[in-house]
RNA sequence: GCUGGUGUAGCUCAGUCGGUAGAGCAGCUGUUUCGUAAACAGCAGGUCGUCAGUUCAAAUCUGACCACCAGCU
Numbered sequence: 001g002c003u004g005g006u007g008u009a010g011c012u013c014a015g016u017c018g019g020u021a022g023a024g025c026a027g028c029u030g031u032u033u034c035g036u037a038a039a040c041a042g043c044a045g046g047u048c049g050u051c052a053g054u055u056c057a058a059a060u061c062u063g064a065c066c067a068c069c070a071g072c073u
Base pairs, nucleotide, nucleotide: 001072002071003070004069005068006067007066010025011024012023013022019056027043028042029041030040031039049065050064051063052062053061
């Protein structure tokens, strides 16, 4: 330098024929207990790597860029 892949909640990941974003763990609150843990109930947490384009509508399609991983030269 070229090619491919990945980027979504604090962490690990779903969501892939476009229709206003979810799970588990972690966190907080409550119930239970003499207390802790566990269990159960609830809550909070993300403008989906960045910037543009297409569209009535983009995490999803297109382009550029950034970061990381792999391969080729």
The RNA shown here (transfer RNA) has 73 nucleotides and comes from a Candidatus Omnitrophota bacterium. The source organism's lineage runs through Bacteria, Pseudomonadati and Candidatus Omnitrophota. Its Rfam family is "tRNA". About the family: Transfer RNA (tRNA) molecules are approximately 80 nucleotides in length. Rfam classes the family as a transfer RNA. The sequence was found in a public genome assembly.